RNA sequence: CACCCAUCCAGAGCGACUGAGGGAUCUGGCCCGAUGACGUCGCAGCAACCAGCCGCUUGGCAAGGUGCUAACGCCAGAAACGAUGGAGA
Numbered sequence: 001c002a003c004c005c006a007u008c009c010a011g012a013g014c015g016a017c018u019g020a021g022g023g024a025u026c027u028g029g030c031c032c033g034a035u036g037a038c039g040u041c042g043c044a045g046c047a048a049c050c051a052g053c054c055g056c057u058u059g060g061c062a063a064g065g066u067g068c069u070a071a072c073g074c075c076a077g078a079a080a081c082g083a084u085g086g087a088g089a
Stems, first nucleotide, its partner, number of pairs: 001088001004086005013043005021032003025078005044069003049065002052061003073081001
């Protein structure tokens, strides 16, 4: 990061720093937020896409590389977008 594939109603929070907006885009709602949201870092946890091990059809173990830890990707409509992983360049 063009193209391709899979998933997106389950699950899992504390501390420190910071300081005003945030929940991807547009419209309309709804919600979070100076009792400090969002973000960054640390620790903890959740899950199991890839890799590993056991069985080898389905599966199980574990947690190395990622990911995630308000609300269904917050909801509806629009656009057919976005995020994560794999594969690939």